[in-house]
Context: one part of a larger RNA
Parts: sequence; structure tokens; C1' cells
RNA sequence: AUGAACGCUAGCGGCAGGCCUAAUACAUGCAAGUCGAACGGUAGUUCCCUUCGGGGGGCUAUAGUGGCGAACGGGUGCGUAACGCGUAAGUAACCUGCCCUGUACUGGGGGAUAGCCCGGCGAAAGCUGGGGUAAGCCCGCAUGGUCUCCGGGGGUGGCAUCACCCUGGGAGUAAAGAUUGAUCGGUACAGGAGGGACUUGCGUCUGAUUAGCUAGUUGGCGGGGUAGUGGCCCACCAAGGCCAUGAUCAGUAGGGGCUCUGAGAGGAGCGGCCCCCACACUGGCACUGAGAUACGGGCCAGACUCCUACGGGAGGCAGCAGUAGGGAAUAUUGGGCAAUGGGCGAGAGCCUGACCCAGCCAUGCCGCGUGCAGGAUGAAGGCGCUCAGCGUUGUAAACUGCUUUUAACUGGGAAGAACAGCCAUCCUGCGGGGUGGUGUGACGGUACCAGCGGAAUAAGCACCGGCUAACUCCGUGCCAGCAGCCGCGGUAAUACGGAGGGUGCAAGCGUUGUCC
Repeated sequence: AUGAACGCUAGCGGCAGGCCUAAUACAUGCAAGUCGAACGGUAGUUCCCUUCGGGGGGCUAUAGUGGCGAACGGGUGCGUAACGCGUAAGUAACCUGCCCUGUACUGGGGGAUAGCCCGGCGAAAGCUGGGGUAAGCCCGCAUGGUCUCCGGGGGUGGCAUCACCCUGGGAGUAAAGAUUGAUCGGUACAGGAGGGACUUGCGUCUGAUUAGCUAGUUGGCGGGGUAGUGGCCCACCAAGGCCAUGAUCAGUAGGGGCUCUGAGAGGAGCGGCCCCCACACUGGCACUGAGAUACGGGCCAGACUCCUACGGGAGGCAGCAGUAGGGAAUAUUGGGCAAUGGGCGAGAGCCUGACCCAGCCAUGCCGCGUGCAGGAUGAAGGCGCUCAGCGUUGUAAACUGCUUUUAACUGGGAAGAACAGCCAUCCUGCGGGGUGGUGUGACGGUACCAGCGGAAUAAGCACCGGCUAACUCCGUGCCAGCAGCCGCGGUAAUACGGAGGGUGCAAGCGUUGUCC
């Protein structure tokens, strides 16, 4: 010093921390949705018209299609000794949804399908046949550029492949609408911001009782693949490549910022918080997508658990709580979206176990209190002694005066709230902006403040041979026991056990583990 545990003890508050073990298995609930201002419907309610058949409109709800999100946020440390991480660079070898800036465009057609209706299969999960329907769904056509590809001419520069600029030709490729009519969208290209990908120098544990390792291996030509370089993959050719400056193998381990210690150099650690990486029952695989080889998506195989009508199906807490188990040991199946942040939405808003709070635990740090002053016949009692008196406990108590932190009760009572939206008004061509009003608090009647009475509600733990602050008596008699080291105990033990006294810390004190 500690993510600690154990023993004894325990008044309060603030802040922080809390499965280090079984990446063991998980009951239950919640943790990712949202948009009706993309679309056709359905149900309810209401209004209008009506030839009483029906038609039209508003509001609410929404299963389905479609869009965006679900790749963030949250968890864990299995694996990994590696360009994984850290640091410094490179990309003339790259990608980038939403956001910002700029330029140009948004013409005209077609098609399918879910929902729905009719039917079938199945215990269920679910599957399936027919009919018919919408869109920002899907597909042609047109137009088109500084986009892409193929040729030509000229110029500049560099770092090898090359990069950039000017100029002319050919071929190819776009779009979507919605409403409250002003906006929100859509397409192409260029640039930006932020994010990512790849490459490289250097650094990054232990073992030589591991000395040789390597066949896509090392390099080349050509190709495939990718956003992109590359044996990344493939055909062919060559025979290389690494290694005592430690290859290979084995063991251990997520890395860093930081944290602990130390005068420093150094050593140790990686829990909380932040950045990066890896993983999501085990292993493999791709799809969708700007982005995943995707924790709460899919497929296959395996182990396990559950349902079953035995034909077949369902599942994955290393999310938040919680359960069993393991363990010396680690919390509530809590409240709220009020704030911050995120997703969707024009907005209202919805969702958010992120987050903000509350609960439990002296686990730690910090703060406060358990009273203050006076008071000597130095009371009684205890303990000691040279024992009919002294010493000590000890100003300690009693007693007198004072105070009321804290606790209890009573009363008041926040900041955190700024917004957004709506209303009014003003400015503005529009977009938008200003002012005023209204409205919003889980925590919480909490913090805090005031009042009230009364010392009232509050001290323990370890040690006292030396190291090391603190000494006597009794008991015991190498016994019982102590002990971190040296060592104590065999009849006067300051070392064992008890007592009185003392010392050190103090709501803690000791012990144990670990690090410096």
C1' cells in the first nucleotide's frame, strides 16, 4: 500500500469501491426500437351527404410492406508474445451511412409481393396452394457530368510502379416522393469533418535441462480476389527464407494511460475510470449492409437443458437485477427517464437496467462526535508494599457551573431547470431569430435552516523481555502454553494464564495473504 478476508468491537455523515474463485449452469422480469409527414389496409369512434344501396372526411390504435437504427451504447478477459498494444511515420495502394460546403439534375413508363380473401398440412414451432392489391419496394427507357472505361495530342512534377494540368474523340451508368404548399426529402460529382483499413522504424515476460526451424515455405512472371497493397489465393519458374543480436519449441500473460513503492535509478500491479484489442454455449461459415463475418440476426456441426401427440421442435445472462454451485469472500429480482447522452421521428413524443438516483456492506479515504471548566476529607473500592500506615488508580468520581455538535422531536425547505413544445408580440423576402408568458424533479419533504429540552444517545482493540513506546503481584513449574527474529517455561517467569497499572492507535484495532 490493498477490489481483501478472518477475530473482537461499533455513534454519524460525505465521497469512492464491491465474484480476484467456475469464460460454471441458469428459473423469472426487463436491457432496441422508432416512423401513419413512405404505403395499401383493418378495427373503434365521430361528422357530413344520401336515391337508404351507399359515398366522403376527421381522430385514435396499429399486424404487415417499406425506411433508418439495431456494427453504438453495456459485459467479460477465454484466446493472443502478435504490427495485438504503445510511440513515431507512410498510403503515388484505400473505404466512409448520417453531418457540413459547392455544382448540376429530379422527365416518362412497367412489374411483383406481403397484408387481405378462399383452401390445405401440423400436437406445436410453423409451412403451403390459389385469387387479388399499394408504395420512397423492384425493373427497363430518356437526359447527363469535373463519374467509370478505351484510344489521341501537349505540358509540369516526383519517390520506382507513377501523380497532376490543358485539349479533343468514342462507349457506359442516375433519381422518389410526402404533406398543413412551404418545407422535408431523392440522384450524380467534387471537397470537408469525424470514423475506419493496410504498411513500416523502434519498444514490449520467462526458460538453452528447447539448437536448429521452414514446402505456400522465400522470391519472381502471370492471373484471381479485395475498398485496397500483398502467397491473401492459384498455375508456372527459381531455391530460397529465419537463427546464439536466441529462430523453433514450451510456459505464462490481454496491451497502454495510469496506480503502489522508492531520495532517485528501479521494482511491482493492470481492480475502479479512459483509449485500443479479443470474445459472446464450443467450433466453422457466409448473408444483409456505408460499416459485422454481427452478445440479446441467420446457417451447419457438437455438448447440454427444455417441450412433444415420438413425426418433430425450442434455447444460449462474459447486459441489469436475481438463483444454484464453487469459494476465506463480494450487494437490490429497487425508483426514474427530471438531468446528460443515444436511436427513430417535421414535431409532440416513444424507447433507453446507457445514465441519474436510492437500497445493502466500517471495504477504503476524509470529516465529526462520545462533552467543557471548576472540584482534595486526595472518599469508598481495587491493586501493591519495608503492612495497624503509605503508594497508586486520581481531578478520576461525587458535587457546582456551562455548552448542545450529534441523536430525538417540531416547523420551514432548496439548487440541480436550461430547454423543447405551445401562446402572445417584435424583426426577417424565406429559412430563421429576439422578448415575455406557460410548462417540466426520480432523488425528496432529501440536503440545508430555525426552534426545543437535557450530559442527555455514543469506546474499543492490540501490546508492555530486546528489536519497540509501556511493570508489578498471583497462579503454573520444560507442564500448560507463547513466539515475526533472537528466544521464554525444569519453584520468586517484567516473555505462559489472570489481575492491577501502563503504552500505542481509535470507530476502529489486531491477525493473515500479496507488492514495494